The RNA shown here (transfer RNA) has 76 nucleotides and comes from a Bacteroidaceae bacterium.
RNA sequence: GCCGAAUUGGCUCAGUUGGUAGAGCAACGCAUUCGUAAUGCGUGGGUCGGCGGUUCGAGUCCGCCAUUCGGCUCCA
Numbered sequence: 001g002c003c004g005a006a007u008u009g010g011c012u013c014a015g016u017u018g019g020u021a022g023a024g025c026a027a028c029g030c031a032u033u034c035g036u037a038a039u040g041c042g043u044g045g046g047u048c049g050g051c052g053g054u055u056c057g058a059g060u061c062c063g064c065c066a067u068u069c070g071g072c073u074c075c076a
Base pairs, nucleotide, nucleotide: 001072002071003070004069005068006067007066010025011024012023013022019056027043028042029041030040031039049065050064051063052062053061
């Protein structure tokens, strides 16, 4: 330098012809217990790496940039 992949709640990940975002774990509350843990029920939390574009509508398509990972190549 070239090619590819990834980037979504605190963490790990879904989101299959574009139609206004979900799960598990964690956190918090309640119940249960003498108490803790476990278990059961419930609650809050993200606008989807950034900036633009297309569209009535984008996490989902297009462009550029950033970060991480992998592969290839060059060596002035």
The coordinates come from a structure-prediction model, not an experiment, and the mean pLDDT is 80. Its Rfam family is "tRNA". The family's RNA type in Rfam is transfer RNA.